[in-house]
């Protein structure tokens, strides 16, 4: 220089081109406790950017940006 994966809450992940993008840690309040801790209970926050296809994009296409691996 090529080429080929990855990219989603504060992590770890899930979603056949159509549900309000689900979940467990977390974390914050509450129950419970002499205090905590473990437990229940209720909240909290996510699609790396820009186009593009399409009635409809976390998905499929092109750049582009991070990371990784193999080739020179």
């Nucleotide at each position: 220089g090529c080429u080929c994966c990855c990219a989603u809450a504060g992590u770890u992940u899930a979603a056949c081109g159509g549900a309000u993008a689900g979940a467990a840690c977390g974390c914050a309040g509450g129950a419970u406790u002499c205090c905590g801790g473990a437990u229940c209970c209720u909240g909290u926050a996510a699609u790396c950017g820009a186009g593009g296809u399409u009635c409809g994009a976390u998905u499929c296409c092109u750049c582009g940006u991070g990371g990784g691996a193999g080739c020179a």

Description
Predicted 3D model of a 72-nucleotide RNA (transfer RNA) from a Minisyncoccota bacterium. The coordinates come from a structure-prediction model, not an experiment, and the mean pLDDT is 82. Taxonomically the source falls in Minisyncoccota (Bacteria, Bacillati). It matches the Rfam family "tRNA". The family's RNA type in Rfam is transfer RNA. Rfam's curators write: Transfer RNA (tRNA) molecules are approximately 80 nucleotides in length. The sequence is in RNAcentral, with records from ENA and MGnify.